[in-house]
RNA sequence: UGGGGCGUCGCCAAGUUGGCAAGGCAACGGAUUUUGGUUCCGUCAUCGUUGGUUCGAAUCCAGCCGCCCCAG
Numbered sequence: 001u002g003g004g005g006c007g008u009c010g011c012c013a014a015g016u017u018g019g020c021a022a023g024g025c026a027a028c029g030g031a032u033u034u035u036g037g038u039u040c041c042g043u044c045a046u047c048g049u050u051g052g053u054u055c056g057a058a059u060c061c062a063g064c065c066g067c068c069c070c071a072g
Base pairs, nucleotide, nucleotide: 001071002070003069004068005067006066007065010025011024012023019055027043028042029041030040031039048064049063050062051061052060
């Protein structure tokens, strides 16, 4: 420099046939408990970033940023 892939909550991870984001662990609040633990209930994501397309975008398109792989 060229080609390819990836970037979703603190961590892991689904969702990629566009219709306002599952689950697990953790955290926080509550119930139970003498306390802790266990168990149960609840809360917690503008999806790397900036634009575009669209009635509507995590999902399509473009630029940029970061990481990984291949070639030179």
The RNA shown here (transfer RNA) has 72 nucleotides and comes from a Synergistaceae bacterium.
Its mean pLDDT, the model's own confidence on a scale to 100, is 80.
It matches the Rfam family "tRNA". The family's RNA type in Rfam is transfer RNA.
Lineage of the source: Bacteria > Thermotogati > Synergistota > Synergistia > Synergistaceae.
It was read from a public genome assembly.